[in-house]
RNA sequence: UGGGGAGUGGCCAAGUGGUAAGGCACUGGGUUCUGGUCCCAGGAUCGGGGGUUCGAAUCCCUCCUCCCCAG
Repeated sequence: UGGGGAGUGGCCAAGUGGUAAGGCACUGGGUUCUGGUCCCAGGAUCGGGGGUUCGAAUCCCUCCUCCCCAG
C1' cells in the first nucleotide's frame, strides 16, 4: 500500500430494515439472625461523522482502532 474480517451496557454475547434478547457483574428492594442461594425491579440508542428510507445496530460513503492475508 492492496484485499478480507471485527467494533453492541463494566465483561461475554444475540440481532441481518419496524424502536436492542440472554448470561455474569453492579445498584435498589424482598427473603435470611448475618452472608450466600433464591425472587422482583433498574441501567446500553449499537466505534465517530455523513447519506438513503416513513423507519437504520442492520443498507451506502468516509474516518478511527484491532486482527488476518499478500507485497